[in-house]
RNA sequence: AUGAACGCUAGCGGCAGGCCUAAUACAUGCAAGUCGAGGGGUAAGGCUCACUUCGGUGAGUACACGACCGGCGCACGGGUGCGUAACGCGUAUGCAACCUACCUUUAACAGAGAGAUAGCCCCGAGAAAUCGGGAUUAAUAUCACAUAACAUUAUGAUAUGACAUCAUAUUAUAAUUAAAGCUCCGGCGGUUAAAGAGGAGCCUGCGUUGGAUUAGCUAGUUGGUGAGGUAAAGGCUCACCAAGGCGACGAUCUAUAGCUGUUCUGAGAGGAAGAUCAGCCACACUGGGACUGAGACACGGCCCAGACUCCUACGGGAGGCAGCAGUAGGGAAUAUUGUGCAAUGGGGGAAACCCUGACACAGCCAUGCCGCGUGUGUGAAGAAGGCUCUAGGGUUGUAAAGCACUUUCAGUAGGGAGGAAUUAGCUGGGUUAAUACCCCGGUGAAAUGACGUUACCUACAGAAGAAGUACCGGCUAACUCCGUGCCAGCAGCCGCGGUAAUACGGAGGGUACAAACGUUAAUCGGAAUUACUGGGCGUAAAGCGCGCGUAGGUGGUUUAUUAAGUGGGAUGUGAAAGCCCCGGGCUUAACCUGGGAACUGCAUUCCAAACUGAUAGGCUAGAGUACGAUAGAGGGGGGUAGAAUUCAGAGUGUAGCGGUGAAAUGCGUAGAUAUUCUGAGGAAUACCGGUGGCGAAGGCGGCCCCCUGGAUUGAUACUGACACUGAGGUGCGAAAGCGUGGGGAGCAAACAGGAUUAGAUACCCUGGUAGUCCACGCCGUAAACGAUGUCUACUAGCCGUUGGGGAGCUUGCCUCCUUAGUGGCGCAGCUAACGCAAUAAGUAGACCGCCUGGGGAGUACGGUCGCAAGAUUAAAACUCAAAUGAAUUGACGGGGGCCCGCACAAGCGGUGGAGCAUGUGGUUUAAUUCGAUGCAACGCGAAGAACCUUACCAGGUCUUGACAUCCUGCGAACUUUCUAGAGAUAGAUUGGUGCCUUCGGGAACGCAGUGACAGGUGCUGCAUGGCUGUCGUCAGCUCGUGUUGUGAAAUGUUGGGUUAAGUCCCGUAACGAGCGCAACCCUUGUCCUUAUUUGCCAGCACGUAAUGGUGGGAACUUUAAGGAGACUGCCGGUGACAAACCGGAGGAAGGUGGGGACGACGUCAAGUCAUCAUGGCCCUUAAGACCUGGCCUAAACACGUGAUACAAUGGGAGGUACAGAGGGACGCGAAGCCGCGAGGUGUAGCUAAUCUCACAAAACCGGUCGUAGUCCGGAUCGGAGUCUGCAACUCGACUCCGUGAAGUCGGAAUCGCUAGUAAUCGUGGAUAAGCAUGCCACGGUGAAUACGUUCCCGGGCCUUGUACACACCGCCCGUCAAG
Repeated sequence: AUGAACGCUAGCGGCAGGCCUAAUACAUGCAAGUCGAGGGGUAAGGCUCACUUCGGUGAGUACACGACCGGCGCACGGGUGCGUAACGCGUAUGCAACCUACCUUUAACAGAGAGAUAGCCCCGAGAAAUCGGGAUUAAUAUCACAUAACAUUAUGAUAUGACAUCAUAUUAUAAUUAAAGCUCCGGCGGUUAAAGAGGAGCCUGCGUUGGAUUAGCUAGUUGGUGAGGUAAAGGCUCACCAAGGCGACGAUCUAUAGCUGUUCUGAGAGGAAGAUCAGCCACACUGGGACUGAGACACGGCCCAGACUCCUACGGGAGGCAGCAGUAGGGAAUAUUGUGCAAUGGGGGAAACCCUGACACAGCCAUGCCGCGUGUGUGAAGAAGGCUCUAGGGUUGUAAAGCACUUUCAGUAGGGAGGAAUUAGCUGGGUUAAUACCCCGGUGAAAUGACGUUACCUACAGAAGAAGUACCGGCUAACUCCGUGCCAGCAGCCGCGGUAAUACGGAGGGUACAAACGUUAAUCGGAAUUACUGGGCGUAAAGCGCGCGUAGGUGGUUUAUUAAGUGGGAUGUGAAAGCCCCGGGCUUAACCUGGGAACUGCAUUCCAAACUGAUAGGCUAGAGUACGAUAGAGGGGGGUAGAAUUCAGAGUGUAGCGGUGAAAUGCGUAGAUAUUCUGAGGAAUACCGGUGGCGAAGGCGGCCCCCUGGAUUGAUACUGACACUGAGGUGCGAAAGCGUGGGGAGCAAACAGGAUUAGAUACCCUGGUAGUCCACGCCGUAAACGAUGUCUACUAGCCGUUGGGGAGCUUGCCUCCUUAGUGGCGCAGCUAACGCAAUAAGUAGACCGCCUGGGGAGUACGGUCGCAAGAUUAAAACUCAAAUGAAUUGACGGGGGCCCGCACAAGCGGUGGAGCAUGUGGUUUAAUUCGAUGCAACGCGAAGAACCUUACCAGGUCUUGACAUCCUGCGAACUUUCUAGAGAUAGAUUGGUGCCUUCGGGAACGCAGUGACAGGUGCUGCAUGGCUGUCGUCAGCUCGUGUUGUGAAAUGUUGGGUUAAGUCCCGUAACGAGCGCAACCCUUGUCCUUAUUUGCCAGCACGUAAUGGUGGGAACUUUAAGGAGACUGCCGGUGACAAACCGGAGGAAGGUGGGGACGACGUCAAGUCAUCAUGGCCCUUAAGACCUGGCCUAAACACGUGAUACAAUGGGAGGUACAGAGGGACGCGAAGCCGCGAGGUGUAGCUAAUCUCACAAAACCGGUCGUAGUCCGGAUCGGAGUCUGCAACUCGACUCCGUGAAGUCGGAAUCGCUAGUAAUCGUGGAUAAGCAUGCCACGGUGAAUACGUUCCCGGGCCUUGUACACACCGCCCGUCAAG
């Protein structure tokens, strides 16, 4: 923005618009007639007269007029857009090649005759439409004669043009051609000619949609001569002659389409459209044809053919809504079978007037544009209700109510413009020869309105009758609650929805627009996304594989001319409407209207001459030619050389050779491989050899000869723009492949065998055919790449290299300059970045080719080429919302570099095998409660399940509850005993009356009742807090400012060293800082000071059988408080004069002394709702609570973690020695006595440096066992006991006696540990009775090994590749199967 449609809603008015589809078919009515002043006349009506049977009949009149003759009109107006790609339309010319009724002007004329015919009348045919015959009749109908200017034709004359058989002008003669009357007496008509105006016709330049997968078309075709035809030129038609004409500037064919002014959009350029209004064209059921006429090949005319419909007496006829209404049909969809000629316009007429579905109006439709209204002011108790809430409030909201006003619009009643002017008549003026006509003015009788209950005005009453639609995740203005739970649904794009949805549905609130609001469709814009304005082609899509060259495009320098392009002026035109500007009219606006501007165009003409072009003439800088020289794997042909492979022959020689990661196939005792000699044959040319050379590209490599192309360079001479590019065209064009004939050593698709492998139609090996080679002919493609078309000019430098030329001296393997190549860096500039950068991807010019999202697809069809393979040209349907480029940060790699860690290696000891303990899985069960599940679950939560715990199961019970708060009533609380029951519980019963008090009562407690509520180990650790694990005690993780980059980001943090360490130093576009590291803290190791009991006892003294037992002491040890000490501080070396490292001294300790606590940013939706807390959901006589019993302890199996062993470095028995750290009043419990023992008894001491648990054990000493299932090992089982506890049956621990299983060191695999460590030995503690092989802690004895960093695992830093980013447990390809 729309001629719209659909959904929902709807008060009024103005102005517009209204079949976009079926140019489908049409019932019915209307849409073109008029003139009696052309005619004969009188069917109907009126009037007059006469007659009458009162029904009517006859006559007249011309108020009037059917039908007929005649004139004019019907070719306008109205409709539609089928056809048409065309002189159809637009624009600008032309017609000396033309016509024109009515109208105007001018000139001339109209004399005198004739015969018909329709109608009417009569007869006839037919169903009808209609037609035939006869008689009679008129005209402005028709015909002949006269007149004849112009015209035409024929024959002459004169003049001019230099001449002409030609042209023009003038003129003479001859022939042919006109007419109409009517009248109201004013006029109206008729004929000819000339002109005008308006209207037709024809010709031409230019413009006017796609398709080349349409490339050739054309015989009246192109032209000529002649004739015909037309209003008129013309192959318009015909005869003859010629062979032309059109086409890559797109002919022909095909598809689509009425064209324009304009409309919509856009900054413009453009793009899309061609409804309404206006101009032109075409059409009128379909196709064809002519007639009449001034004009038609005719919408409401004719003829023929066709389809369809209708009538019919079956013989034959009638019709054409793409006129206005209307109907059916089609469709998403488009109106009344209205009023009127009052106005405007048209036809006829002298006029009155008649006709007019043109037109003017009305009706329907929110279809559009515009305007108005649905009230205004006040009104906080911020009412009620709704919604929400952190429960306070907030919001709806001055909104409502209430109070005070107003009355547009609608309603009722009344009033009431304008659209109405002409015209007859009278009169004045102008014009004119004119008193005609005509024009202007005045006067002006009688009238004339469909709309219309008009517009408008006034009065009345009352806020009274008048608001919706879409949206609210972002784009995009507007947010909450509930419901739902990847369902239902939304969605323009991105995307929402899997239990807290601002995105679905509803509600409250809000936002936007408003008599509308949304949706859909289609157009332009944004889209610089087809790029003229205004894009690109190294890597995103895009440079033909490379030359030559036709058309075309473009083109050096100078002079003159010209004026096509170009610039300027003028004239004409560019219809009106529209757009724009300024005015005017409707109350405003939309709308209407006046003027202007504009219409960027075309034509004609004048001027200019710089630039381009053209013409003519010069020039030499472009290009080319001649001459000399140079380099070269440039091309073609011929010859020739040596090395090597293979084969053949011969000799020597013997058992292997060959091949691989390892093998095997293969070859070899018939003599291989190896080695020597000789011969044959084919192919290729080591070293030189080089980002060296040559060529247009493909490509080219031993040497020699012949033929030949190009390049470079130097000095001179010549030609004089001869140039560049290049659609089509044409040539060359790797490898493979094809055809014919050769050749064939090596290599080698296919093929065969051997290996590898899950398989291996592969990679590896042994063989091996096409082919590779040559000649001739095809093919015509490659990552034919610099992924970079060719040519020209210009634009900082530096360093190589190849060829040529020049200069200089210091004569050299020298230096400098220059030119043609070929490379590496680099500035400006360019680029999305990467990068390019005088060999451009820079700055410009010329020309060509190519691109326009991914897939489908370089495919199909068609054409061309090819022997074939195939090549070339080249789509669409459908489908996706991406595909792609460059760069960034991570992550990853069976990438690289550096480094670390009990990571490997080196060692020690284990696990995996045995029986047992314990946890888990699975299984089982009424229940085996729940959680933890790779490392980082599995002796884990659980620092300890017989009941309890306990959450599970069975059974029995309770319902304001076992627990909390509030209220009411009663009672102190509490307690004794008995009965029933498994118990919870129920019933009965005894004792007891307390404390405070203001004397009302109150506090604590118990019982009962009521409801608010309690309660939940019910769910969600993926809604959460807190806590924890893990990477990892790994060395990392970041920030500010600055700088770099379009940006993501980078830098810092990288680099060189060093460290345990992002530890430190140096360097450095970075400079600093933070969290981590380290240190500060605890403990341990040495010393000092202070203190001295319960600990200690050197010296002094006392005492004992003996003992720090006692007095005393404060030295030592210890205890526990404070200090010291270690810092690479010192020395030497290395290192960069650094950091640091190595060695040493001293020291109790040396380079972090040992150990601990301490865990950066973050990762794993890691773990925990069952520690606790907590949102949401769920249960409420149960999923809450109580009780008894049971289960968590099951037992085929699998796994983890352990303890004990398999023995002699040991077992058993005896003797003897030395710790540390802890615990103890619900406790540790000594001595003594009893028991084989577990233990019992017993009570002393101890609230603990005092007493006690409490004998440490391994070790050591001497003796025994003698390699065995044992004097090893101790499971299992039997018996007897002890202890704890209400209770050891399910289901405790321990003791004694007896029994004496497996097991003789453990497969694949796997774990821990680097020093007071591993290993081994015992001790203690927590866990409210008892229960420890677990856990936590303590000390005793006390090793081995580390060459080293290749490998395994994990980690850190740098770098590289990436199609990964849920980040390799990623992404992704193919096949098969199912749907």
The RNA shown here (small-subunit ribosomal RNA) has 1379 nucleotides and comes from an uncultured prokaryote.
The RNAcentral record of the sequence draws on ENA.
Its Rfam family is "Bacterial small subunit ribosomal RNA". Clan: SSU clan.
Its mean pLDDT, the model's own confidence on a scale to 100, is 83.